[in-house]
Context: one part of a larger RNA
This record gives sequence, structure tokens and C1' cells, in this order.
RNA sequence: GAACGAACGCUGGCGGCGUGGCUAAGACAUGCAAGUCGAACGGUAAGGCCUUUUCUGAUCCUUCGGGUGAAGAAAAGGUACACGAGUGGCGAAAGGGCGAGGAAUACUUGGGUAACGUACCCCGGGCACAGGGAUAGCUGUGGGAAACCGCAGGUAAUACCUGAUAAGACCACAGUUCCUACGGGAACAGCGGUCAAACGGUGGGGACCUUCGGGCCUACCGGCCUGGGAGCGGCCCAAGUCCUAUCAGCUUGUUGGUGAGGUAACGGCUCACCAAGGCAACGACGGGUACCGGGACUGAGAGGUUGGUCCGGCGCAUUGGGACUGAGACACUGCCCAGACUCCUACGGGAGGCUGCAGUAACGAAUAUUGGACAAUGGGCGCAAGCCUGAUCCAGCGACGCCGCGUGCAGGAUGAAGUCCUUCGGGAUGUAAACUGCUGUCAGGGAUCACCAAGCAAUACCGGCUAAUAUCCGGUUGCGUUGAGGACUCCCAGAGGAAGCCACGGCUAACUUCGUGCCAGCAGCCGCGGUUAGACGAAGGUGGCGAGCGUUGUUC
Repeated sequence: GAACGAACGCUGGCGGCGUGGCUAAGACAUGCAAGUCGAACGGUAAGGCCUUUUCUGAUCCUUCGGGUGAAGAAAAGGUACACGAGUGGCGAAAGGGCGAGGAAUACUUGGGUAACGUACCCCGGGCACAGGGAUAGCUGUGGGAAACCGCAGGUAAUACCUGAUAAGACCACAGUUCCUACGGGAACAGCGGUCAAACGGUGGGGACCUUCGGGCCUACCGGCCUGGGAGCGGCCCAAGUCCUAUCAGCUUGUUGGUGAGGUAACGGCUCACCAAGGCAACGACGGGUACCGGGACUGAGAGGUUGGUCCGGCGCAUUGGGACUGAGACACUGCCCAGACUCCUACGGGAGGCUGCAGUAACGAAUAUUGGACAAUGGGCGCAAGCCUGAUCCAGCGACGCCGCGUGCAGGAUGAAGUCCUUCGGGAUGUAAACUGCUGUCAGGGAUCACCAAGCAAUACCGGCUAAUAUCCGGUUGCGUUGAGGACUCCCAGAGGAAGCCACGGCUAACUUCGUGCCAGCAGCCGCGGUUAGACGAAGGUGGCGAGCGUUGUUC
């Protein structure tokens, strides 16, 4: 000099873009952060709608007895607009957080898989036949303080099960062609054996059939098997990746083989047997420290330091262990066990996990709102409308950083007052102020309004599918509709609301007076202060930077 996720002191007008618990991976009140689908299913708790009954009863008529009966309330029934709870499907393995652990099971770069997997998505081929038994919800009943748990009855499915069909896969046998690293592999065709499928829903409809529910046809959405692709992932190899020898030997599933098991898959991954190997001064083993990379800072570079925000990878989810489900987890807001801790309890037993977003106390030099919206982008579910989304987009707070703007402009005295200095003559502050004339950025008040909007979508037309002019799909049209939050511009007013901080002995730009008297104090180094201090304190003046300026810490 530069830099910072900074902190501290003094000061502080506005805006844009960024950024903000570095400490206790210590503990957490409260709310929210993962749901969705009624076009899979039985249904109907609440709401809507329809019908009926009862009650209250406006209005009108009245022979005053009553009649009419808008509207409201309640109950019952229906409907399924809709939907609590439940079965079922998909999602919940993503997104979001943090960096404890880990020095290699990680990361980076480059290869390999002739040793592998893949839900959703895309392209292709084939199929969807016939049956069955349950169960939740529910009803009844019982236990329990609760969490919740039983017993009996009964019900549905795209839930579950059985059978059929089988392109295909695997196994055994033998064959042809091609490739080969000579181990084997690929393609084609044959024969035998083994294994395994499926589910329906919604809209519309002419003929035909009908038990009047529908069948059937058709469109769309799904289902099953299979081939390929894309993307994603598992595994293997090589090289590189901090300090320490005051760590020199380490190792028994250890190193290799045979066989078996296991896995999606190779493999001591596991096991039985056999052999006795394997690693190491090119640093094994041990100890310490640390997430890694793209990058960032600095530097002329070489290098040094670093890894916060953003992106990629890894690891973790109160601590330790375990598996289940699933295409995928050994699963942050799933399950089980154990530990610590907290809470509830009727003392029998239960509940919990902010290293998600806010927020709390604590810790600390130190780090924000218990905000708004799904409008956009993206994700999940759904045919869709849509719902959910503390991802995200916005707003709030903090000069924490960078950048931009302003706090006025011009004129104005041989130069007011005040203050300071003085050789008492004067000098400085100083065109500075006052005063005169202007301007109108920003802030303030008011008005207008673009864009972030793409989408969705009534209607109409055309085309396709089709038995069909229906439905549906595609294209065009587009009534209507979607903004949490934010910009510019114009008008009004009026210099009005907006300057400080540090330094002034040398290094180092900037000097005098007073006070103090080795005291009080300063200080980065040299050093100042003991009665004439440019170095302490104050004042005036000056220098530097400026919404900042200094100090401290850390890196180069």
C1' cells in the first nucleotide's frame, strides 16, 4: 500500500447492487417449512344446493273466527357442487441447512465397467383373459388419565391373492458366422427345462343386445411385459492433495489362492480350507490439524495466504447402533433399540429433537424481521382448473462492503462583529459571513403510469380421430382474468432538511499561544514531559480524507 463475513470509538443525508452467528455441530417456547389426487375406492363429518315437515312470521285479504304465506331457524331425506377422517397411488431419497467428522471409503484430473442399476421422461414392439378371499373407514362393545390398544359384525378398489397366455430372461445340449488382448465375447437359428404380467377411470354416442346397472363403439388418461435412448447413479484404476521421525517398524481377514454365500454388480464384501504372504526412509504405522475443488485476496511475476457469500462434489442431522419400505435411503421435519437431556402424567405409562425460515435465552468483540406473496422462476401431485411450496421472488433492519449523488451556484470589503496572535503598528480566520441575484439534484407533498404477464380461458372457425355433425385432441381467434413488490416522468414548495473524523517533533502533508512542570499524560519506531514543551491537555490556525474518518485484529 492492498484486502476483510470484521469488531471498537466519534460522526452520519439519499439511492443502487451485494452482504450479515466466523463463538456453543451447545439448549430451544411458539408459528410455519410436504403435500397432492374425488378422473383409483367405499363413502358423507362440516359447508353448498334441492325436497319435505315443524316453529317464528313480513305482506295482502278478512264476516276479525281466520286465510295467504316472502323470509328466517331447526330436523329428516336426497344430491355429490364439494369434502373431514380412511383405503389406494405418486411425492416425501428433491429442494433447504450446516461443516462436526474424515488425510482417504473424500476431492480434482484422466481413464475403465467384456462386472452393474435406473421411478418419472422420449422412441419402438406386444398384451390386458378367467376367478377368489380379505381389510381400513363404519357400526356395536371393552380397556386406558392420556398416547393409544383390543373383541365382534359388516364393506370397496387401479389394495391383495390364484389360475391362464408369454415375446423375453436364465439354465443344459449341440451348431454357424464375426471379433479377440486367446481368457473369452457378440450376432443368428434349433431343442428341452425353469421363472414371471396386467386395472381400470373419465367424457361422448348411432345401430344391436340388456337382468335397465350396463354391455358395445369411440376419444383421452392410466395398467402389464419387453427393446432402445436420454439424464442420473453404483463400482474399479492411475496421478495429485497439510504438519510431525522427540512416531520406525506395521499387519492375522492380514496378502494371495480354491470353493461357497452375498450383492444390481466386481471384490476377503463374508465364510470354510490351503499357502505365508502384504506394506514401509519415494516415510508404512502412529500423533496433530483440516471438508475438497471452481475460485478469492495479495504480488511485476514466481509465489504466499485462503476456501464466507455463488456453483460442483463429499459428509452430517440430539449421541451411538440397526434394519424396514422403496426405482432410489440405512432416510433432517420415517420406524426400532440403547444413552444423555427436556416435557406431560391419574405414577400404571407416554411425548420430543430448529446443523429448515423467523424467533428465544445463553455464549461472545460481534452478525438481522416471530414480515409479504406464490405475481414470476423452479419443484411435488393432478386430465385440468388448481392446491402445496420460509425453495424462490420481494419487502424490513445494519455505513458491513463497493459504487453513485447531495449538503448549493454566482456576485460580495484594503476586509463588519466575534475569536486568536501581536513587536500594539498591525496580522490571521476571510469572499468566509451578512447582503444581492439565481438554481432546484436528493429528501418532502401530489399526479400519471410502462414493464416484470408468459399463462389460464368463455366464444367462434379450421383440421384430425371416429360409425358420428357427439366427445376429445391440435391450430387460429380471444369475451374475460392473474402483480407480493418495485421504476421513470410531470407538477408544487423553498437554500430551505443534510459534515464530520484524524493528524500537525522526524519518518510524514500540516504551527502558534496558554495550562502543566519526569506530574498529569503521549507513543508505530526514534523518543517527548524535571518552569520558554511546535511531541502532554486546551484554544486559534493549518494539512489530509470525506458520509465517513480513525483504531484494533488477520493475510499478502